[in-house]
Context: one part of a larger RNA
Molecule: small-subunit ribosomal RNA, 3' minor domain
Organism: Bacteroidota bacterium
C1' cells in the first nucleotide's frame, strides 16, 4: 500500500547463455586392396672361371607410396527448441473473498493465452437458517 488490491500466461521487441540439427571442414588411428626404394635371404641351365666362385636373372620379406569405406573427435553452421533478465507494449482474467463456475491432485480430450470439460479422489471449501443427535 491494502480491491482504484493482489496477481497468471501466449504475443511482440532487447540482451545473455545453453540443447538439438542437415550440410561442411579438419584432426589421429585401425582395417582392405594396389604399388613398392635400399638392404639383407632364399633360388637359380645359357656368360666368365680348371676349380671355388663371380656377374646375371627371379622369389617372397619390408620403410615409404597411393585409393577405397566405416567408425571415433574437434570446430563451424542453414533452421530449430526451451530458459534466464528488461521501470511505463498486445491480447484477455486463470488464482487469491463463495474471487463471482469453490479450489486442488491424478488422467483424457480440446483450445489465441492463461484455460474449459469428462472420470475417480482429497478438504489444505464458505455462509444461514431448520431438524435430529453426541460432549460440556
Nucleotide at each position: 500500500c491494502a480491491c482504484c488490491g493482489c496477481c497468471c500466461g501466449u504475443c511482440a521487441a532487447g540482451c545473455c547463455a545453453u540443447g538439438g540439427a542437415a550440410g561442411u571442414u579438419g584432426g589421429g588411428u585401425g582395417c582392405a586392396c594396389c604399388u613398392g626404394a635400399a638392404g639383407g635371404c632364399g633360388a637359380u641351365a645359357a656368360c666368365c672361371g680348371c676349380a671355388a666362385g663371380g656377374a646375371g636373372u627371379c622369389g617372397g620379406c619390408u620403410a615409404g607410396g597411393g585409393u577405397g569405406a566405416a567408425a571415433c573427435c574437434a570446430g563451424u553452421a542453414a533452421c530449430u527448441a526451451g530458459g534466464g533478465c528488461u521501470a511505463a507494449g498486445u491480447c484477455g482474467u486463470a488464482a487469491c473473498a463463495a474471487g463471482g463456475u469453490a479450489g486442488c491432485c491424478g488422467u483424457a480430450c480440446c483450445g489465441g493465452a492463461a484455460g474449459g470439460u469428462g472420470c475417480g479422489g482429497c478438504u489444505g471449501g464458505a455462509a444461514u437458517a431448520u431438524c435430529u443427535c453426541c460432549u460440556u